[in-house]
Molecule: Bacterial RNase P class A
Organism: Pseudomonadota bacterium
RNA sequence: GGGGUUGGCCGGACAGCCGCUGCGCGCAUCUCGCGCGGAGAGGAAAGUCCGGGCUCCACAGAGCAGGAUGCCGGCUAACGGCCGGACGCCGCAAGGCGAGGAACAGGGCCACAGAGACGAGUAAGCCCCAAGGGGCGCAAGCCCCGAAGGGUGGACGUGAAACGCGGUAACCUCCAUCCGGAGCAACACCAAAUAGGCAGGCGAUGACGCUGCUCGCCGAGUCUGCGGGUAGGUGGCUUGAGCCCGUCAGCAAUGACGGGCCUAGAGGAAUGGCUGUCAUGGGGGUUCGCCCCCUACAGAACCCGGCUUACAGGCCAACCCCUUUU
Numbered sequence: 001g002g003g004g005u006u007g008g009c010c011g012g013a014c015a016g017c018c019g020c021u022g023c024g025c026g027c028a029u030c031u032c033g034c035g036c037g038g039a040g041a042g043g044a045a046a047g048u049c050c051g052g053g054c055u056c057c058a059c060a061g062a063g064c065a066g067g068a069u070g071c072c073g074g075c076u077a078a079c080g081g082c083c084g085g086a087c088g089c090c091g092c093a094a095g096g097c098g099a100g101g102a103a104c105a106g107g108g109c110c111a112c113a114g115a116g117a118c119g120a121g122u123a124a125g126c127c128c129c130a131a132g133g134g135g136c137g138c139a140a141g142c143c144c145c146g147a148a149g150g151g152u153g154g155a156c157g158u159g160a161a162a163c164g165c166g167g168u169a170a171c172c173u174c175c176a177u178c179c180g181g182a183g184c185a186a187c188a189c190c191a192a193a194u195a196g197g198c199a200g201g202c203g204a205u206g207a208c209g210c211u212g213c214u215c216g217c218c219g220a221g222u223c224u225g226c227g228g229g230u231a232g233g234u235g236g237c238u239u240g241a242g243c244c245c246g247u248c249a250g251c252a253a254u255g256a257c258g259g260g261c262c263u264a265g266a267g268g269a270a271u272g273g274c275u276g277u278c279a280u281g282g283g284g285g286u287u288c289g290c291c292c293c294c295u296a297c298a299g300a301a302c303c304c305g306g307c308u309u310a311c312a313g314g315c316c317a318a319c320c321c322c323u324u325u326u
Stems, first nucleotide, its partner, number of pairs: 001322010012278007020040002023037005042297001046308002049306005054183004066179005071085005087098004101174002106172002108168003127150002132145005156164002187235004197226006209217002242261008281294005
């Protein structure tokens, strides 16, 4: 100098103007509000795949069914995640990939030898095959059944012998371990109008209404209370297995201790728009001075730990290989 592997980080900056959603302070107020300050999307907020917290329902215990996982050890709230190690494969290497217990519990499937497989136990079962039997045929002959007996087992395991032994469980299965269900539209609280429910009062000896009173008219309801649900509102809701820094233990994942910090909380759903200057990369034009266009994937919805997928461009660290120089 070139190529590569692994891990981590960033993923436009600044200023001005106009807006939006919470919060704090001050002011105003019957109500609507006004001013100032401060905060306001991500590394994946995504897919909703795995695991947990939380909430409600269910639940004596055991089992069946169903699902998931499957080398050994560790981490963790938990996991199918992560870390370390062994083994196998790939790579010159750094490194990467691997659902990997049991095949004498059983079933299925497949390969090899053999002419032949319904087979691996001593080949009872399969095949060849005499006599005999049966069928076809004019006949020669052919086909079927058919005992004894005979035939073919290697590869592999240090593999010459003895001995042992097919493979497949990502086919069913067996074994071991784990798993109750639904999900913040969970759930809790407050609570209209209308309709309906319950209780009580009044009411054909005329209630209620017209109508404030008297008369009159009308003719079967009406008044009060309670309770459930709906609309609507509030909580749940963001202080949490939290983030940053340091020390210690550990190979590491991770844990312990100390210090510091508060970092969206909407609810048909805010987090936006415009302008200017600059930056990054790409494209186009050029009189070589510069000018124009575009700027990755993507948008929180109860929260957290993972996995997977998408992503313009850039930065850092460690390590490996080749080459050059000393």